The RNA shown here (transfer RNA) has 72 nucleotides and comes from Ruminococcaceae bacterium UBA3753. The coordinates come from a structure-prediction model, not an experiment, and the mean pLDDT is 81. Its Rfam family is "tRNA". It is annotated as a transfer RNA.

[in-house]
RNA sequence: GCGGAAAUAGCUCAGGGGUAGAGCGCCACCUUGCCAAGGUGGAGGUAGCGGGUUCGAGCCCCGUUACCCGCU
Numbered sequence: 001g002c003g004g005a006a007a008u009a010g011c012u013c014a015g016g017g018g019u020a021g022a023g024c025g026c027c028a029c030c031u032u033g034c035c036a037a038g039g040u041g042g043a044g045g046u047a048g049c050g051g052g053u054u055c056g057a058g059c060c061c062c063g064u065u066a067c068c069c070g071c072u
Stems, first nucleotide, its partner, number of pairs: 001071004007065001010024004018055001026042005048064005
């Protein structure tokens, strides 16, 4: 330099153009003499960044950034 994959909650990951979810973790409460385990509820992200298409973009297109893989 070229090609590919991926960028979404603290972590690991879903998500089909129509108001963003799960598991684990965190907080509160219930249960227990205490811990653990279990149960209920809650907080937390406008999606790496910038544009474009569209009535409407996490999703489609372009650029860019950092990381990963391959080639030269």